[in-house]
Molecule: c-di-GMP-I riboswitch aptamer
Organism: Thermoflavifilum sp.
RNA sequence: ACGUGAAAAUGGCAAACCAGGGGAAACCUUGGGACGCAAAGCCACGGGUCUACGGACGGGAGUCUAGGACAGCCGGGUUGCCACG
Repeated sequence: ACGUGAAAAUGGCAAACCAGGGGAAACCUUGGGACGCAAAGCCACGGGUCUACGGACGGGAGUCUAGGACAGCCGGGUUGCCACG
């Protein structure tokens, strides 16, 4: 440097759910909690998914719309621990 994650070590993260806070919502955040994770660190770049305050359309019901959200949906980029080869 490249490949791999069977075993091991030091540690790390934390789904659902519950409670407090934020948000129109999706969802985020703090604490509890662990389903899982070798990038479940980081970046919305490509695809995808979710939401629809505002806006557009509609007689209405409602439909459409991202400038919002998801990195624990897939790909890509980038940084990194340990071990083995």